A computed fold for a 110-nucleotide RNA from a Desulfobacteraceae bacterium, annotated as TPP riboswitch aptamer (THI element). Its Rfam family is "TPP riboswitch aptamer (THI element)". Rfam's curators write: Vitamin B(1) in its active form thiamin pyrophosphate (TPP) is an essential coenzyme that is synthesised by coupling of pyrimidine and thiazole moieties in bacteria. The sequence is in RNAcentral, with records from Rfam.

RNA sequence: AUACGUCACUGGGGGAGCCGAUGAAAAUUCGGCUGAGAGGGGGCUUGAAGCCUCGACCCCUGGAACCUGAUCCGGAUUAUGCCGGCGUAGGGAAGUUGAUACCAUCCCAU
Numbered sequence: 001a002u003a004c005g006u007c008a009c010u011g012g013g014g015g016a017g018c019c020g021a022u023g024a025a026a027a028u029u030c031g032g033c034u035g036a037g038a039g040g041g042g043g044c045u046u047g048a049a050g051c052c053u054c055g056a057c058c059c060c061u062g063g064a065a066c067c068u069g070a071u072c073c074g075g076a077u078u079a080u081g082c083c084g085g086c087g088u089a090g091g092g093a094a095g096u097u098g099a100u101a102c103c104a105u106c107c108c109a110u
Base pairs, nucleotide, nucleotide: 001105002104005100006099007098008096009095010094011060012059013058014057017033018032019031020030021029040054041053042052043051044050066091067090068089072085073084074083075082
């Protein structure tokens, strides 16, 4: 110096399951499992339904965040995408005339 990577900013895409208890009814009450995350704040409504919004977390094309296939297949489990397969499948949301400690490459000087 560059900007692959990384970080930042702006914008965008997402998911929130399973088991037990209470109950007519539970994402929202209590306890437990996996996980980054399994519902933290506010508002409308209300039956604990439903809706809006902000946040946390993950992911944004070199894209398994997430969706479809799928009421799928195998294994384990009290149970569940809990684990593996499916999967080189089909979809899926990006820009910066921002930064450069570390890593990387190059240049100059000694």